[in-house]
């Protein structure tokens, strides 16, 4: 860094940025493919912490402590 799992108490309604899905158009390319604009759909655990796996890099002494956050409205729990 990527991925999987768990935790951060829950439910309903709502807006919709990113990502993702679909459509149309344009650009690059022999092709495969890539880029980009708009529309539409979906969408408020996409964040942090812990653990497993993969890959890369760095270090090699130990100890102690422990979460903080998550649009708006309502409700429940503690």
């Nucleotide at each position: 860094u990527c991925u999987c799992c768990g935790a951060g108490g829950a439910g309903c309604g709502u807006u919709g940025c990113a990502a993702c899905a679909g459509g149309c158009a344009c650009c690059c390319g022999c092709a495969a493919g890539g880029g980009c604009g708009c529309c539409c759909g979906c969408c408020a655990g996409g964040c942090u912490c812990g653990g497993g796996g993969a890959u890369g890099u760095c270090a090699c002494c130990a100890u102690u402590g422990c979460a903080a956050c998550g649009g708006c409205g309502c409700u429940c729990a503690c």
This is a predicted structure of a 78-nucleotide RNA (SAH (S-adenosyl-L-homocysteine) riboswitch aptamer) from a soil metagenome.
Model confidence (mean pLDDT): 77 of 100.
The sequence is in RNAcentral, with records from MGnify.
Its Rfam family is "SAH (S-adenosyl-L-homocysteine) riboswitch aptamer". Rfam links the family to the GO terms S-adenosylhomocysteine metabolic process and regulation of gene expression.
Of the family's consensus pairs, 100% are formed in the model.